[in-house]
RNA sequence: CCCCGAAAAAGGCACAGCUCACCGAAAGGCGAGUGUCGCAAAGUCACGGGUCUACCGGAGGCCGUAAGAGACCUCCCACGACAGCCGGACUGCCGGG
Numbered sequence: 001c002c003c004c005g006a007a008a009a010a011g012g013c014a015c016a017g018c019u020c021a022c023c024g025a026a027a028g029g030c031g032a033g034u035g036u037c038g039c040a041a042a043g044u045c046a047c048g049g050g051u052c053u054a055c056c057g058g059a060g061g062c063c064g065u066a067a068g069a070g071a072c073c074u075c076c077c078a079c080g081a082c083a084g085c086c087g088g089a090c091u092g093c094c095g096g097g
Base pairs, nucleotide, nucleotide: 002097003096004095005094012039013038017034018033019032020031022029023028037084043090044089045088047087048086049085050082051081052080057076058075059074060073061072063070
């Protein structure tokens, strides 16, 4: 430097669900506790794919009005999110070759 994770040791992380506080329109996130499904990168990064959400914006409908403004409903849209969906990038513990 490269490859591998069968066994071992030191340790690490903590799904779903639940409780409390906070951020967000939502998806989701954050901290503490519980829980312990699982993980050899379940460490970090939204670059590619994928998935979730739709505040704003757009289209249509409908109500409304003198005309407007405006309310409601449906659909579209990532610039939002997910790194424990896959790929990629960077870094790294232990052991073996």
c-di-GMP-I riboswitch aptamer from Actinobacteria bacterium UBA7524, 97 nucleotides, folded computationally.
It was read from a public genome assembly, where an Rfam model found it.
It matches the Rfam family "c-di-GMP-I riboswitch aptamer". Gene Ontology term of the family: cyclic-di-GMP binding.
The coordinates come from a structure-prediction model, not an experiment, and the mean pLDDT is 85.